Transfer RNA from a Clostridia bacterium, 71 nucleotides, folded computationally. The sequence was found in a public genome assembly. Model confidence (mean pLDDT): 82 of 100. Rfam family: tRNA. Rfam classes the family as a transfer RNA. About the family: Transfer RNA (tRNA) molecules are approximately 80 nucleotides in length.

């Protein structure tokens, strides 16, 4: 330099163009003599910039970070 792939809560992963969800973690409450476990609830995210569309995590373009291959 070229090609391909992956970027989503603190972490690991979902989401066939139509309300962004789960587990773990954190916080609060319940329970318990206390802790742990358990139960209930809450907070917290679509890498960045454009485009298409009534509507974009999803489709298109560019950029960026990382991974793989080729040279």
């Nucleotide at each position: 330099g070229c090609a391909g792939g992956u970027g989503u809560g603190g972490u690991u992963c979902a989401a066939c163009g139509g309300u962004a969800g789960a587990a773990c973690u954190u916080c609060a409450g319940c329970c318990c003599u206390c802790c742990a476990a358990g139960c209930u609830g809450a907070a917290g995210a679509c890498g960045c910039g454009g485009g298409u569309u009534c509507g974009a995590c999803u489709c298109c373009c560019g950029c960026u970070a990382c991974c793989u291959g080729c040279u």